[in-house]
A computed fold for an 84-nucleotide RNA from a Planctomycetota bacterium, annotated as c-di-GMP-I-GGC riboswitch aptamer.
RNA sequence: AGCGACAAAGGCAAACCCGCGGCGACGCGGGGACGCAAAGCCAAGGGCCCACGGGGUAACCCAGGGGCAGCCUAGCUACCGAAC
Numbered sequence: 001a002g003c004g005a006c007a008a009a010g011g012c013a014a015a016c017c018c019g020c021g022g023c024g025a026c027g028c029g030g031g032g033a034c035g036c037a038a039a040g041c042c043a044a045g046g047g048c049c050c051a052c053g054g055g056g057u058a059a060c061c062c063a064g065g066g067g068c069a070g071c072c073u074a075g076c077u078a079c080c081g082a083a084c
Stems, first nucleotide, its partner, number of pairs: 002084001003081002011036002016031006034070001040076002044073003047068004053062003
């Protein structure tokens, strides 16, 4: 360094409920734990989602904006130390 144990000490917190914010996706706070060894950070690539604009009879096409890191990839950082 990889790696990740029925280890130790800790950490985070899905669904759902309440409050607040947002047109919305969703976010924040509280409760709550399904899970998580990066479930810490990051929206760069892919993906999904939201609200719009333009074009088109339609199928669809084009352009920009936003959300999700607990969907994947890439990048950055980090606690512990059995086995290998």
It was read from a public genome assembly, where an Rfam model found it.